[in-house]
Predicted 3D model of a 74-nucleotide RNA (transfer RNA) from a Desulfohalobiaceae bacterium. It matches the Rfam family "tRNA". Its family is annotated with triplet codon-amino acid adaptor activity in the Gene Ontology. The coordinates come from a structure-prediction model, not an experiment, and the mean pLDDT is 81. The source organism's lineage runs through Bacteria, Pseudomonadati, Thermodesulfobacteriota, Desulfovibrionales and Desulfohalobiaceae.
RNA sequence: CCGCCCUUAGCUCAACUGGACAGAGCGCCGGACUUCGGAUCCGGAGGCUGGAGGUUCGAGUCCUCCAGGGCGGG
Numbered sequence: 001c002c003g004c005c006c007u008u009a010g011c012u013c014a015a016c017u018g019g020a021c022a023g024a025g026c027g028c029c030g031g032a033c034u035u036c037g038g039a040u041c042c043g044g045a046g047g048c049u050g051g052a053g054g055u056u057c058g059a060g061u062c063c064u065c066c067a068g069g070g071c072g073g074g
Base pairs, nucleotide, nucleotide: 001073002072003071004070005069006068007067010026011025012024013023019057028044029043030042031041032040050066051065052064053063054062
């Protein structure tokens, strides 16, 4: 320098072919239980989907540029 892949909640990951309020597990908070804690059960909060534009009635999903990370090649 060139090519490919990844980036979604604090962490690890879903999201079918573009379609409706973006979900799960763990973690966190509250409650039940317990002498207390753990385990278990119930409930809850937490995201402008890495950033900026574009296409579209509609974008996590498609296109462009940028940033970070990984792999390969020269």